This is a predicted structure of a 361-nucleotide RNA (Bacterial RNase P class A) from a Pseudomonadota bacterium. The gene name in the source record is rnpB. It matches the Rfam family "Bacterial RNase P class A". The family's RNA type in Rfam is ribozyme. Model confidence (mean pLDDT): 76 of 100.

């Protein structure tokens, strides 16, 4: 010095003037003014998991079903989320990347191509015998060639060829020991091999989940329309209690006054002090626990955080030998009940630790 892993931090600054939203206090005033203090982010955003916290249905304990999740251990309030192993793969290496239980419970599926895609069978070719000479009957799955994948690999022996048939490695069941909490790892014995793959296909095992969602949800509540009760009228007209006709009764109809509840807009609460932030010791490899003092950090709801000027400080452009001048404007984006995560955008700056090459001492 070049190149490339992994993490963190920031992501304009600083005065001046003008307005906007929340607290709070004061004066005047009678609904305005004015001081002080606070006022967007690491992703507020997708809303994709987990919880707080609320109402339904309440028995939230159980079954079934449905959905999810799926090496081991560990941390959390919880998680599909984080730490730290473990196996597998990819890199020379820092690292990265993993729907990573089960296919000897069962059912289904493996296109095309290929004889054959899993009771199995045998296209070329290979060996043997027979003869009419290229057929016919065995014998074997080594070799060709298809595919993603072809009935254990590699090498020896053996044989007519040939085949775990047999023998050594190497895998792979079994089964012991031996480390480890375990996931797994190493080593013995042993079976010739005991039956390919998919479970992001039913499935089967373990574990978890009731449902909705701040427009949750309490509480204040006019006007108008309805809906219940009481009491008055007017019974005038219509039905019904009852097939027919009379009288009474009762309910409904029509109207007036008062009361109940409900509830649309609207108004207040839920609304920010919390699984809260940072600091110092302490425990742990970490993730994260424990303690001590410190600090207060938007709560607006048709919804406030904004806009102009001056010097800088990055960016890009241009011009100059240079010093310097001039124009240019500030990545992504914006709270809406609150947090814990995961993913997704992100110009530029800075920081740490590591890793391969090369060069020098």
């Nucleotide at each position: 010095g070049c190149g490339g892993a992994g993490g963190g931090c920031u992501g304009g600054a600083u005065g001046g003037c003008c307005g906007c939203g929340g607290g709070u206090c004061c004066u005047g005033u009678c609904u305005c003014g004015g001081g002080c203090u606070c006022g967007a982010g690491g992703a507020a955003a997708g809303u994709c998991c987990g919880g707080a916290c609320u109402c339904c249905u309440u028995g939230a304990a159980g079954c079934a079903a449905c959905g999810g999740u799926g090496c081991c251990g560990g941390g959390u309030a919880a998680c599909g989320c984080c730490c730290g192993g473990g196996c597998g793969g990819a890199g020379c290496g820092a690292u990265c990347c993993g729907a990573c239980g089960g296919a000897g419970a069962g059912c289904g599926c493996c296109a095309c191509a290929g004889a054959a895609a899993u009771c199995a069978a045998a296209c070329u070719a290979c060996c043997c015998u027979g003869c009419a000479a290229g057929c016919a009957g065995g014998g074997a799955a080594a070799a060709g060639g298809u595919g993603a994948a072809a009935c254990g690999g590699u090498g020896g022996g053996g044989u007519a060829a040939g085949a775990g048939c047999c023998c050594a490695c190497c895998g792979c069941g079994g089964u012991c020991c031996u480390g480890g909490c375990g996931a797994c790892a190493g080593g013995g014995c042993u079976g010739g091999c005991a039956u390919g793959g998919c479970a992001a296909g039913c499935c089967c095992c373990a574990c978890c989940g009731g449902g909705a969602g701040c427009a949750a949800u309490g509480c204040c509540g006019a006007a108008u329309a309805g809906g219940g009760g009481u009491u008055c009228c007017g019974c005038c007209u219509g039905g019904g209690c009852c097939g027919c006709u009379u009288c009474a009764g009762c309910c409904u109809u029509g109207g007036a006054a008062c009361c109940c509840g409900g509830g649309u807009u609207g108004g207040c609460a839920g609304c920010u002090a919390g699984a809260g932030c940072g600091c110092g010791c302490g425990g742990g490899c970490a993730a994260c626990c424990g303690c001590g003092g410190g600090c207060c950090c938007a709560g607006a709801g048709g919804a406030a955080u904004g806009g102009c000027c001056a010097u800088c400080c990055a960016u890009a452009g241009g011009g100059g030998a240079a010093a310097c001048c001039c124009u240019u404007g500030g990545a992504c984006a914006g709270a809406a009940u609150c947090c814990g995560g995961c993913u997704u955008a992100c110009a530029g700056g800075u920081c740490c630790u590591c890793c391969g090459c090369g060069u020098g001492u």